This is a predicted structure of a 72-nucleotide RNA (transfer RNA) from a Candidatus Pacearchaeota archaeon. It matches the Rfam family "tRNA". The family's RNA type in Rfam is transfer RNA. The RNAcentral record of the sequence draws on ENA.
RNA sequence: CCCCCUAUAGCUCAGCGGUAGAGCGUCCGGCUGUAGCCCGGAAGAUCCCCGGUUCGAUCCCGGGUGGGGGGA
Numbered sequence: 001c002c003c004c005c006u007a008u009a010g011c012u013c014a015g016c017g018g019u020a021g022a023g024c025g026u027c028c029g030g031c032u033g034u035a036g037c038c039c040g041g042a043a044g045a046u047c048c049c050c051g052g053u054u055c056g057a058u059c060c061c062g063g064g065u066g067g068g069g070g071g072a
Base pairs, nucleotide, nucleotide: 001071002070003069004068005067006066007065010024011023012022013021018055026042027041028040029039030038048064049063050062051061052060
């Protein structure tokens, strides 16, 4: 310098055009002598940034930035 993959909740990941979900964790309640296990519920993400396409973008396109891999 070139190419590819990747970026979504505190963490690990879903979601391929109609306004974002799960597991774990956290908090509250139940259970228990207490805690844990188990059960029920709740909070929590301007979807990395800037533009473009579209009635509408996490999703498609372009350019950046961070991370990973390959090539020279």